[in-house]
Predicted 3D model of a 79-nucleotide RNA (Glycine riboswitch aptamer) from uncultured Nocardiopsis sp. Rfam family: Glycine riboswitch aptamer. Gene Ontology term of the family: glycine biosynthetic process. Lineage of the source: Bacteria > Actinomycetota > Actinomycetes > Nocardiopsidaceae > Nocardiopsis.
This record gives sequence, structure tokens and C1' cells, in this order.
RNA sequence: CACGUGGGAGAGACCUCCGACAGGGGGCGCCGACGGGGCAAUACUCCCCAGUAACCUCUCAGGCACCACGGACCGCGUG
Repeated sequence: CACGUGGGAGAGACCUCCGACAGGGGGCGCCGACGGGGCAAUACUCCCCAGUAACCUCUCAGGCACCACGGACCGCGUG
């Protein structure tokens, strides 16, 4: 690094319209732990300038009852 497996959070059961239901459209409000953008603080490198990074930050995308799916990260096994 790859595969398998186990654990794995957050945020409106909001308003309205269509619909028998499921579900979908619109509005406002919100979430950050896939992805993406960015360095204000932070960390690291550096003589300086500066650079890099993220669990920081922005929420573009994505997501917001339960379930399902997804899920950074962690454990175990194998190569």
C1' cells in the first nucleotide's frame, strides 16, 4: 500500500406544494469524519523571505427522524 473483517459521529420527524403510500420539488435552518477549496489561528520545516499539512477553516459538492447506504480514523487477519 492492497484485500477481507469488526467498531465508527454530526446536523429540522421544520414550513409548503405534488402524491393513496413510498417518494419527489421549492423555502428557510443546520452538519463535517468521503471528496474538493484555503491558510486567519495552530503544527512542522526554515537564517530570512517563505513553504507544507491537517481532525484547522470554507461549506462547492455531499449530508440532516429510525433503518439502509456512505464514512475520516482505529483494531484484527492475509499478501